[in-house]
Context: one part of a larger RNA
RNA sequence: CUGGGAGUAAAGGACACGUAGGCGGGUUAUCAAGUCAGGUGUGAAAUCCUACAGCUCAACUGUAGAACUGCACUUGAAACUGGUAACCUAGAGUAUGGGAGGGGGAGAUGGAAUUAGUGGUGUAGGGGUAAAAUCCGUAGAUAUCACUAGGAAUACCGAAAGCGAAGGCGAUCUCCUGGAACAUAACUGACGCUAAGGUGUGAAAGCGUGGGGAGCAAACGGGAUUAGAUACCCCGGUAGUCCACGCCCUAAACGAUGAACACUAGUCGUCGGGAUGCUAGUCAUCUCGGUGAUGCACUUAACAGAUUAAGUGUUCCGCCUGGGGAGUACGGUCGCAAGAUUAAAACUC
Repeated sequence: CUGGGAGUAAAGGACACGUAGGCGGGUUAUCAAGUCAGGUGUGAAAUCCUACAGCUCAACUGUAGAACUGCACUUGAAACUGGUAACCUAGAGUAUGGGAGGGGGAGAUGGAAUUAGUGGUGUAGGGGUAAAAUCCGUAGAUAUCACUAGGAAUACCGAAAGCGAAGGCGAUCUCCUGGAACAUAACUGACGCUAAGGUGUGAAAGCGUGGGGAGCAAACGGGAUUAGAUACCCCGGUAGUCCACGCCCUAAACGAUGAACACUAGUCGUCGGGAUGCUAGUCAUCUCGGUGAUGCACUUAACAGAUUAAGUGUUCCGCCUGGGGAGUACGGUCGCAAGAUUAAAACUC
């Protein structure tokens, strides 16, 4: 190279946008680069192959032929790929319309609860556990009522539901703003798909500067348990959790399933849009898009998947190649650091 793979055995990039590249709808005409056919030249000799011959055979050698699948030039063909020109509307996009949504950003406002403070009532316990103790309390706790402060999170609705590319998103209102679905078929006319590099986004933890700090809570202190207990349980408690700005760039970043397109039985739910029907409803049927359950064909080692494919095909990208050593060392790049990323070998089984 020809091949085989990736839900769970090694293997889908965390996710998106997009450059180069690769691939790409229908019709007509034309060119002839790829493609195909003919011709000419060349393709040294040896080697390889075929036939015959020479050494007693063979290896070896000789003679002849074929071949050298290539290259150049030339004459043609025009289906396919490609180029050019013109056109088309099924892909893609635009426009218009009425709707759905925890999509994003900013601001404002609310109630429940925890905690703290002040005041009232009130008295001996409270708290905690398997049981206790540390702890709080006669300097008046716990309980209860009123007021005040502050921070964080938004019960019910809530769902197999919705939205977002992923991470993720949930009180209410206002402003700004992105995307998707449906309907109409008015407009553009292949403008498309994928995407190495690149750019952007990227939970939690962590880092820097400045705020904030109610609850919770690594570290830490104490009480228990225990042979011990650097834990599980209990009482405390600092970073942190929150906000602004700037970094970090990793996750079981999971559907452990890359993106796009086409095709391949159904049935039952649910969310959004539309159409039709008449009995005019909290209706029925059909349809487009999403999201679930079940289940044929088919696939699969099995489990299972099954129109949201892991089925049948096409295009493009990233990835895998025995276990350990090792996602490590060294070097490079990035980072304030923590570290991230790229990524071996010796040796060993």

Model confidence (mean pLDDT): 88 of 100. This is a predicted structure of a 349-nucleotide part of an RNA (small-subunit ribosomal RNA, central domain) from a metagenome. Rfam family: Bacterial small subunit ribosomal RNA. The RNAcentral record of the full RNA draws on SILVA.